[in-house]
Molecule: transfer RNA
Organism: Candidatus Roizmanbacteria bacterium CG11_big_fil_rev_8_21_14_0_20_36_8
RNA sequence: GGAUCUGUAGUUCAACGGUUAGAACGGGGCUCUUAUAAAGCCCAGACGAAGGUUCGACUCCUUCCAGAUCCA
Numbered sequence: 001g002g003a004u005c006u007g008u009a010g011u012u013c014a015a016c017g018g019u020u021a022g023a024a025c026g027g028g029g030c031u032c033u034u035a036u037a038a039a040g041c042c043c044a045g046a047c048g049a050a051g052g053u054u055c056g057a058c059u060c061c062u063u064c065c066a067g068a069u070c071c072a
Base pairs, nucleotide, nucleotide: 001071002070003069004068005067006066007065010025011024012023013022018055027043028042029041030040031039048064049063050062051061052060
């Protein structure tokens, strides 16, 4: 320099172009217990950035940013 892929919650991952973007672990609160753990219930927390297409975009297109792999 060229090609391909990835980027979503604190972490690991989901989500046919259309419901309020979900799950597990983690965090906070409550119940239970003499107390802790476990268990149960509840709560908070995210679409890498900017444009475009569309009635409607995490999803499709473009550019940029970060990372991984391959080729040279």